[in-house]
RNA sequence: GGACGGCUAGCUCAAUGGUUAGAGCACCGCGUUUACAUCGCGGGGGUUAUAGGUCCGAAUCCUAUGCCGUCCA
Numbered sequence: 001g002g003a004c005g006g007c008u009a010g011c012u013c014a015a016u017g018g019u020u021a022g023a024g025c026a027c028c029g030c031g032u033u034u035a036c037a038u039c040g041c042g043g044g045g046g047u048u049a050u051a052g053g054u055c056c057g058a059a060u061c062c063u064a065u066g067c068c069g070u071c072c073a
Stems, first nucleotide, its partner, number of pairs: 001072007010025004018056001027043005049065005
């Protein structure tokens, strides 16, 4: 330098262009316990990497950029 894949909650990951972007773990509160753990119930937490475009409507499609990874040279 070239090709390809990825970027979504603190972490690991979902989400057919259309209901309010969800799940597990983690965190907080309550119940249970002498207490802790486990378990049950509830809650908080998101500029979907950044910028622009297409569309009635974009995490999803298109373009550019950034970062990470794999391969080729």

About this RNA
Transfer RNA from a bacterium, 73 nucleotides, folded computationally. Rfam family: tRNA. Its family is annotated with triplet codon-amino acid adaptor activity in the Gene Ontology. By type it is a transfer RNA. The same sequence occurs in records of 4 taxa. RNAcentral holds the sequence, with entries from ENA.